Context: one part of a larger RNA
Molecule: large-subunit ribosomal RNA, domain IV
Organism: Pseudomonadota bacterium
RNA sequence: GUCGUGGUUAAGGAACUCGGCAAAUUAACCCCGUAACUUCGGGAGAAGGGGUGCUCCGAGUAAUCGGAGCCGCAGUGAAAUGGCCCAGGCGACUGUUUAACAAAAACACAGCACUCUGCUAACUCGUAAAGAGGAUGUAUAGGGUGUGACACCUGCCCGGUGCCGGAAGGUUAAAAGGAGGGGUUAUCCUUCGGGAGAAGCUCUGAAUUGAAGCCCCGGUAAACGGCGGCCGUAACUAUAACGGUCCUAAGGUAGCGAAAUUCCUUGUCGGGUAAGUUCCGACCUGCACGAAUGGUGUAACGAUCUGGGCACUGUCUCAACCACGAGCUCG
Numbered sequence: 001g002u003c004g005u006g007g008u009u010a011a012g013g014a015a016c017u018c019g020g021c022a023a024a025u026u027a028a029c030c031c032c033g034u035a036a037c038u039u040c041g042g043g044a045g046a047a048g049g050g051g052u053g054c055u056c057c058g059a060g061u062a063a064u065c066g067g068a069g070c071c072g073c074a075g076u077g078a079a080a081u082g083g084c085c086c087a088g089g090c091g092a093c094u095g096u097u098u099a100a101c102a103a104a105a106a107c108a109c110a111g112c113a114c115u116c117u118g119c120u121a122a123c124u125c126g127u128a129a130a131g132a133g134g135a136u137g138u139a140u141a142g143g144g145u146g147u148g149a150c151a152c153c154u155g156c157c158c159g160g161u162g163c164c165g166g167a168a169g170g171u172u173a174a175a176a177g178g179a180g181g182g183g184u185u186a187u188c189c190u191u192c193g194g195g196a197g198a199a200g201c202u203c204u205g206a207a208u209u210g211a212a213g214c215c216c217c218g219g220u221a222a223a224c225g226g227c228g229g230c231c232g233u234a235a236c237u238a239u240a241a242c243g244g245u246c247c248u249a250a251g252g253u254a255g256c257g258a259a260a261u262u263c264c265u266u267g268u269c270g271g272g273u274a275a276g277u278u279c280c281g282a283c284c285u286g287c288a289c290g291a292a293u294g295g296u297g298u299a300a301c302g303a304u305c306u307g308g309g310c311a312c313u314g315u316c317u318c319a320a321c322c323a324c325g326a327g328c329u330c331g
Stems, first nucleotide, its partner, number of pairs: 002326008011317002015315001020312001028052005037042001039149001053070007071075001083310007090302002095107002111147007123133003150297004155227003160224002162220005169215003175209002180204005187196003228246005255289001256286001267283005
C1' cells in the first nucleotide's frame, strides 16, 4: 500500500446515484398540542413544543406533587428504543405465493351476479363396479363460473358460437321389411358350340316404417363475444347543433382519458425547479379507454410503485485517521 468489518471527521449538506442505495437523524416515559379528509371507527404516537439527575424542606399511608438549592458538555447520562410531511398510481382491508434469483399491481377474500341440483341430488373419486365423499346436509342447502369491501352505476347488439325451449315440415342410424337381381342345378331344349332353369342352399337388395341430432322457429350477453365509413353545411375565420349517402346484428351510452393503455411525443397549456424526457393539474387530435375479461370515485391499510419537501448525514465535493481481521513472512 490492498480488501473486509466497525468507529470518528473541518466547511458544505444529495452537489452522489437509475434511485438518498447505504449510513445518519428520530427514539423510552410524563405534560401540552394536533390539519386536510373521513365509511365518524379513524386519520393520530399526526405534525409541533416542553420536561426527566442529585440534596434538603413541606404535603401525603404511599405513588407522587410543590418549594429552595447543587453538579456536569451531556440527567430515557450506558444498552435496548418510531425519522417526519405532501401528492399521485395500483390493490379495499388482515392474509397467501414462485422451499433455494420475483412478496407484487399476482392469488385469496367478505360482498355481488349468473347457472346447475328435489335427494339413491347435482358434482367428485372409483375397475362402465361395489362403495365413499357431498351430508348424518335438503334450495336461507350444496356444486360450478365470473366479478372482487364500500359509494354511484353497469348503456346498445341474439347476425355468428354456445346454452335453454319448441315441435309442424325437411334430412337421418341400427333394426324391421323383402319388390327385384346374382351363384349353384334336379330337369328340359339343342344346330352338340351351348341355352333355358323349379325347389333348396347361398350372395345381394328397391320401396316402406324408423329416435335423438342437424336444418328450422323462438328466447338468452353479470353466456363466448361485438359495439362503422364518406361528403356537405352557420353573416370574418374556425368548428359543425343540422343534412345527405353507403354498410351493419348493433354502431361505444354514463364516466374516464398522452392513462400500468398515446405510436407521432419530451403533444400543448399551467404548477413545481435557476434549469424538470419523470411528477401533479388541465385540454381531447382515445395510433389502439369504457362499463362484473366490470366503469368511475374512495376513508383506512401496504417490507408495493412514482414525484416533491423538512430533518439528517462521508452518498458526494475529497478524502483523512483509528481499532480488529484477512492478505504477507515463518512454521